[in-house]
Context: one part of a larger RNA
RNA sequence: GGAUGAACGCUGGCGGCGUGCUUAACACAUGCAAGUCGAACGGUCCUUCGGGACAGUGGCGGACGGGUGAGUAACGCGUGGGAAUCUGCCCUUAGGAGGGGGAUAACGGUUGGAAACGACCGCUAAUACCCCAUAUGCCGAGAGGUGAAAUGAAAUUCGCCUGAGGAUGAGCCCGCGUCUGAUUAGCUAGUUGGUGGGGUAAAGGCCUACCAAGGCGACGAUCAGUAGCUGGUCUGAGAGGAUGAUCAGCCACACUGGGACUGAGACACGGCCCAGACUCCUACGGGAGGCAGCAGUGGGGAAUUUUCCGCAAUGGGCGAAAGCCUGACGGAGCAACGCCGCGUGAGGGAUGAAGGCCUCUGGGCUGUAAACCUCUUUUCUCAAGGAAGAAGAUCUGACGGUACUUGAGGAAUAAGCCACGGCUAAUUCCGUGCCAGCAGCCGCGGUAAUACGGGAGUGGCAAGCGUUAUCC
Numbered sequence: 001g002g003a004u005g006a007a008c009g010c011u012g013g014c015g016g017c018g019u020g021c022u023u024a025a026c027a028c029a030u031g032c033a034a035g036u037c038g039a040a041c042g043g044u045c046c047u048u049c050g051g052g053a054c055a056g057u058g059g060c061g062g063a064c065g066g067g068u069g070a071g072u073a074a075c076g077c078g079u080g081g082g083a084a085u086c087u088g089c090c091c092u093u094a095g096g097a098g099g100g101g102g103a104u105a106a107c108g109g110u111u112g113g114a115a116a117c118g119a120c121c122g123c124u125a126a127u128a129c130c131c132c133a134u135a136u137g138c139c140g141a142g143a144g145g146u147g148a149a150a151u152g153a154a155a156u157u158c159g160c161c162u163g164a165g166g167a168u169g170a171g172c173c174c175g176c177g178u179c180u181g182a183u184u185a186g187c188u189a190g191u192u193g194g195u196g197g198g199g200u201a202a203a204g205g206c207c208u209a210c211c212a213a214g215g216c217g218a219c220g221a222u223c224a225g226u227a228g229c230u231g232g233u234c235u236g237a238g239a240g241g242a243u244g245a246u247c248a249g250c251c252a253c254a255c256u257g258g259g260a261c262u263g264a265g266a267c268a269c270g271g272c273c274c275a276g277a278c279u280c281c282u283a284c285g286g287g288a289g290g291c292a293g294c295a296g297u298g299g300g301g302a303a304u305u306u307u308c309c310g311c312a313a314u315g316g317g318c319g320a321a322a323g324c325c326u327g328a329c330g331g332a333g334c335a336a337c338g339c340c341g342c343g344u345g346a347g348g349g350a351u352g353a354a355g356g357c358c359u360c361u362g363g364g365c366u367g368u369a370a371a372c373c374u375c376u377u378u379u380c381u382c383a384a385g386g387a388a389g390a391a392g393a394u395c396u397g398a399c400g401g402u403a404c405u406u407g408a409g410g411a412a413u414a415a416g417c418c419a420c421g422g423c424u425a426a427u428u429c430c431g432u433g434c435c436a437g438c439a440g441c442c443g444c445g446g447u448a449a450u451a452c453g454g455g456a457g458u459g460g461c462a463a464g465c466g467u468u469a470u471c472c
Base pairs, nucleotide, nucleotide: 001472002471003470004469006468007467008466009465010464013342014341015340016339017338018337019335020334021300026298027297028296030295031294032293035060036059037058040057041056043054044053045052046051067253068252069251076178077177078176079175080174081173082172085170086169090166091165092164093163094162095161096160098132099131100130101129107122108121109120110119111118112117137146138145139144152158153157179225180224181223186216187215188214191213192212193211194210195209196208197207198206228250229249230248231247232243233242234241235240255276256275257274258273259272278289279288280287281286306332308331309330310329314328315326316325317324318323345375346374347373348372355366356365357364358363380409381408382407383406384405385404389399416461417460418459419458420457421442422441423440427456428455429454430453431452437444438443
């Protein structure tokens, strides 16, 4: 000098665009953040008899989107390769859907419990479930074995089943790269390899039995500490150094630890089970909960915002659609936190007014500065008009009566902060008297202090200025 998610002190007019718990992955009141489909099904209620609403069964979605960085030094990430895999919805293509059956929720009845939530009996439907048949499939050397559907809905059309291919997404393996410490030198028994078996969508000690005795390490194993990684960001002429907020990609986590279920996909933030800590309810028998979603509260801290508006746009889920849901998102609010832009007036005006300060008492500085004259209206206030953003013929705008335009008014509404001994641009007077104080370094202050405090003046930057912290 540059930089910052900054903080602190003094000060503060406006706009645009960004950014805003870096600390306690501390604990959380309250509300909202994932639903949707009646064109799958039986029913209940309402009805203007057109239809509508609703809990339940069923389907799809709750594995996306959003948050955080605790853990992780690892095939976690980056980059380049690989073979032994799966992939709902979507696209292309080939074929198919024949026959039959038994339940069950809702509902009704009885009943337990304070509640959460149940128990028993009875009835009923399906695109829920099951059986038989069929088969291009799969297994197998072959013989043979195994294996599907819903013709559902009122038509277009939407669906169902099987095979092949694609697209997308995901799982796995390998080469190379990826912080510090040797005051950590040896580490390892499923350990290293083989065979048989199991398991997985899939290769594999992934698991298991047996056999062999291997495997890693000074090119740093093991251990310990620290840390999410990257694109990037800051700095630098570069090499490099530092860093990983916002945005984007990947990973990990969801009160702590463990586990599986369902499913195309999870070992699942707002699902389930178990254990633990904590909080709450209780009739003491037993139950409920998880903001590292958006707001918000307490706490910690030098320090970080509204319990706002809207689904109008973009995107997502469901639906044939109308549409519903969406704290994703689009916006508004708060904060000079940052960057950029604008303004606080412009021209004229000497007798160099008054005042202030200094003085060698002659004068000098403040200073064209003010007053005064002429002008302008960016801003400001008021009034009138008033969008684009809407795709999609009509209709549909949270922002918002906002941006913007026009008119009226009046210089009107708007300047501070730091420094002035040298480094370092800018000096004098008074006060103080090694005191009070200053200070980044050198150093100032003990009676003439350009260094402390105040005044005047000057220099620098400017809606900021200075200090502190950190990086280059």
Small-subunit ribosomal RNA, 5' domain from a metagenome, 472 nucleotides, folded computationally. It matches the Rfam family "Bacterial small subunit ribosomal RNA". RNAcentral holds the full RNA, with entries from SILVA. The coordinates come from a structure-prediction model, not an experiment, and the mean pLDDT is 86.